[in-house]
This is a predicted structure of a 75-nucleotide RNA (transfer RNA) from Candidatus Methanomethylophilus sp. UBA78. Its Rfam family is "tRNA". By type it is a transfer RNA.

């Protein structure tokens, strides 16, 4: 320093243009049980930042920023 690829809840993730953003795990607070775990019910919390495109952006495009992977300078 170029080139891909990714970036959604405390954690993994679905959503490739359209009502109120999905499903688990976790958390709460109930039902069950002697207890405890399981099971079931409630609740609870996110789109990485900026900027354009569109009647509408989580999605398309740019530019930042963050990881990860490959090259290339370096030595």
């Nucleotide at each position: 320093g170029c080139g891909g690829c990714u970036g959604u809840a405390g954690u993994c993730c679905a959503g490739u243009g359209g009502u109120u953003a999905u499903g688990a795990c976790g958390a709460u607070g109930g039902c069950u049980u002697c207890c405890c775990a399981a099971g079931c019910c409630u609740u609870u919390g996110a789109c990485c930042c900026g900027g354009g495109u569109u009647c509408g952006a989580a999605u398309c495009c740019c530019g930042g920023c963050a990881g990860c992977c490959g090259c290339a300078c370096c030595a």
Its mean pLDDT, the model's own confidence on a scale to 100, is 81.